[in-house]
RNA sequence: GCCCGUGUAGCUCAGUGGUAGAGCAACUCUCUCGUAAAGAGUAGGUCGUCAGUUCAAAUCUGACCGCGGGCU
Repeated sequence: GCCCGUGUAGCUCAGUGGUAGAGCAACUCUCUCGUAAAGAGUAGGUCGUCAGUUCAAAUCUGACCGCGGGCU
């Protein structure tokens, strides 16, 4: 330099056009003499950035950026 994959909550990941989710973590409550466990709930996201297509984009297209891999 070229090619491929990947980027979504604090972490690990789902979601492949039509309301952004799960587990763990955090916080609150119940239970307990107290703690843990268990149960119930709450909060947390400009979906890497900028454009394009579309009535509508996390999702499709392009460029760029980060990470991983391959080729030379």
Description:
This is a predicted structure of a 72-nucleotide RNA (transfer RNA) from a marine sediment metagenome. The sequence is in RNAcentral, with records from MGnify. It matches the Rfam family "tRNA". Its family is annotated with triplet codon-amino acid adaptor activity in the Gene Ontology. About the family: Transfer RNA (tRNA) molecules are approximately 80 nucleotides in length. By type it is a transfer RNA.